[in-house]
RNA sequence: UUCUUAUCACGAGUCAGGGGAGGAACUGGUCCUAAGAUCCUGCAGCAACCGCUUAUCUUUACUAGAUAGGAAAGGUGCUAAUUCCAGCAGACAUGCUAGUGUCUGAGAGAUGAGAA
Numbered sequence: 001u002u003c004u005u006a007u008c009a010c011g012a013g014u015c016a017g018g019g020g021a022g023g024a025a026c027u028g029g030u031c032c033u034a035a036g037a038u039c040c041u042g043c044a045g046c047a048a049c050c051g052c053u054u055a056u057c058u059u060u061a062c063u064a065g066a067u068a069g070g071a072a073a074g075g076u077g078c079u080a081a082u083u084c085c086a087g088c089a090g091a092c093a094u095g096c097u098a099g100u101g102u103c104u105g106a107g108a109g110a111u112g113a114g115a116a
Base pairs, nucleotide, nucleotide: 001116002115003114004113005112006111007110008109013043015042016041017040018039022032023031024030026087027086028085029084044079045078046077049075050074052070053069054068055067056066057065058064083108088105089104090103091102092101093100094099
């Protein structure tokens, strides 16, 4: 980098140091930002994806799987706004026939796990 798969309406920074202009992936909107954002380091915090672990059930069994829990000491991740909202398609409602709203699905993106 690509592929597969799970999740994405919960939660958590008015911290210290560095740095000094854009940032929220892309486009549009809308926001954040010199009262110093984004970002880097430290500290703090959130969270059970992997790993760990308890109970029950299934499996002839080694073991494996399922369900419900525990644990933040291991590997990641995350700590403005629902992935900030929309983007493509469909259904329904409304309608000034241009659109608007709600819902569903897809696409894109993010993160984990596995594989190449």
A computed fold for a 116-nucleotide RNA from Fictibacillus arsenicus, annotated as SAM riboswitch aptamer (S box leader).
The organism belongs to Fictibacillus, within Bacteria.